[in-house]
RNA sequence: GGAGUCGGCCCGACAGUCGCUCCGGCGCUUGCGCCGGGGAGGAAAGUCCGGGCUCCAUAGGGCAGAGCGCCAGGUAACGCCUGGGGGGCGUGAGCCCACGGAAAGUGCAGCAGAAAGUAAACCGCCUAAGCGGCUCAGCCGCCGGUAAGGGUGAAAUGGUGCGGUAAGAGCGCACCGCGCAGCUGGCAACAGUCUGCGGCGAUGGUAAACCCCGCUCGGAGCAAGACCAAAUAGGAACCCAAUGGCGCGGCCCGCGCUGGGUUCGGGUAGGUCGCUCGAGGUGCGCGGCGACGCGCAUCCCAGAUGAAUGACUGUCCUCGACAGAACCCGGCUUACAGGCCGACUCCGACU
RNA sequence: GCACCCGUAGCUCAGUUGGAUAGAGUAGCGGUUUCCGAAGCCGUUGGUCGCAGGUUCAAAUCCUGCCGGGUGCG
Numbered sequence: 001g002g003a004g005u006c007g008g009c010c011c012g013a014c015a016g017u018c019g020c021u022c023c024g025g026c027g028c029u030u031g032c033g034c035c036g037g038g039g040a041g042g043a044a045a046g047u048c049c050g051g052g053c054u055c056c057a058u059a060g061g062g063c064a065g066a067g068c069g070c071c072a073g074g075u076a077a078c079g080c081c082u083g084g085g086g087g088g089c090g091u092g093a094g095c096c097c098a099c100g101g102a103a104a105g106u107g108c109a110g111c112a113g114a115a116a117g118u119a120a121a122c123c124g125c126c127u128a129a130g131c132g133g134c135u136c137a138g139c140c141g142c143c144g145g146u147a148a149g150g151g152u153g154a155a156a157u158g159g160u161g162c163g164g165u166a167a168g169a170g171c172g173c174a175c176c177g178c179g180c181a182g183c184u185g186g187c188a189a190c191a192g193u194c195u196g197c198g199g200c201g202a203u204g205g206u207a208a209a210c211c212c213c214g215c216u217c218g219g220a221g222c223a224a225g226a227c228c229a230a231a232u233a234g235g236a237a238c239c240c241a242a243u244g245g246c247g248c249g250g251c252c253c254g255c256g257c258u259g260g261g262u263u264c265g266g267g268u269a270g271g272u273c274g275c276u277c278g279a280g281g282u283g284c285g286c287g288g289c290g291a292c293g294c295g296c297a298u299c300c301c302a303g304a305u306g307a308a309u310g311a312c313u314g315u316c317c318u319c320g321a322c323a324g325a326a327c328c329c330g331g332c333u334u335a336c337a338g339g340c341c342g343a344c345u346c347c348g349a350c351u
Numbered sequence: 352g353c354a355c356c357c358g359u360a361g362c363u364c365a366g367u368u369g370g371a372u373a374g375a376g377u378a379g380c381g382g383u384u385u386c387c388g389a390a391g392c393c394g395u396u397g398g399u400c401g402c403a404g405g406u407u408c409a410a411a412u413c414c415u416g417c418c419g420g421g422u423g424c425g
Base pairs, nucleotide, nucleotide: 001347002346003345004344005343006342007341008340009339010338012316013315014314015313016312017311018310020039021038022037023036024035025034026033027032028031041322045333046332048331049330050329051328052327053221054220055219056218060253061252062251063250065217066216067215068214069213070084071083072082073081074080085099086097087096088095089094100212101211105210106209107206108205122150123149124146125145126144130142131141132140133139134138158176159175160174161173162172163171177200178198179197180196181195182194183192184191185190225273226272227271228270235264236263237262238261239260240259244258245257246256247255280299281298282297283296284295285294286293287292317320352424353423354422355421356420357419358418361377362376363375364374370408379395380394381393382392383391401417402416403415404414405413
């Protein structure tokens, strides 16, 4: 100098004027004025997971169903995060992985191919043993042997070499690979240049096919739910029915409540709370590799309900992306112009 | 707020128990017929199966995440 990896942060800046909304204080004519203060995001988004909160039973039992899936830890919890193991990619920093079980059972594998899972002789190779024939040191045929070679396929049942054989073959041996058991290390997943056993068609693939194993899961959602006030009517018709109906939501049990459903007609569709102080932010210290935890100090940081967070002017710069809260948090995923900081890797040149 | 469905040729749809060369009608184009046209008949073109990944030997079909459109309930 070039190329790249990982982590963290920012999201035009400053000043002025006029508005909007919430909170506190003061004033009065009670909805206005004055003063002071707060006012979108890293994703507020998708609503894909998990929890808090509220009501239904204190959330109960069984079946069904759904989700998760290497190990250990973190956490309120998680499908998230951290660390580790195994596998894959990269020269490397690093990155990626739906990563339990195929020796419980069932299913599936088109076409091609001789044979596709209870594997299998199409070509080729062989003729030692047995039988038959002939033109008889041999040749031909039968009965056979053979998975080394060819060919098909995504996949054909360990690899290389030597021996062996009629030709061959873990048939035998050496090395490599594989399986099982033990030992050692590790909490564990797992690992080992360790020991022994097994010639290896044992135990092929597929579980994002059914399934098996282990673990988790009750339902509804702030229009939850509570209170105040107003209005009305104990309305009419029809249907169903106490082994019922409703709460209750896929079913049964169980629990609680006591009529329920449909249609017609009518009334009200106001206010308050829930609502934002919270698994909260910042700083320091301590423990831990880390996620995170503990302690102390300090700060208060949107809360609307037709729903605010805007407009204009001036100066400056690198001329500004994706995008707007509606009960609240922890994650994941997706969108995104540009800028800043830190750590690290590879290549080239020079010293 | 909650629950669910759909996306295949210009248009309307089939195919979604994994294996087809992805098919039908219509539209378009060419031919035939006619004095000319329509209809008819014959032939033919046309597809990122919404997008991106993954599982599998093999994906329109199975799984995951997005994009777009629509429906129902309170």
Two RNAs folded together computationally: RNase P RNA and transfer RNA, 425 nucleotides in total. Its mean pLDDT, the model's own confidence on a scale to 100, is 76. It holds a member of the Rfam family "Bacterial RNase P class A". Its family is annotated with dimeric ribonuclease P complex, ribonuclease P activity and tRNA processing in the Gene Ontology. Rfam classes the family as a ribozyme.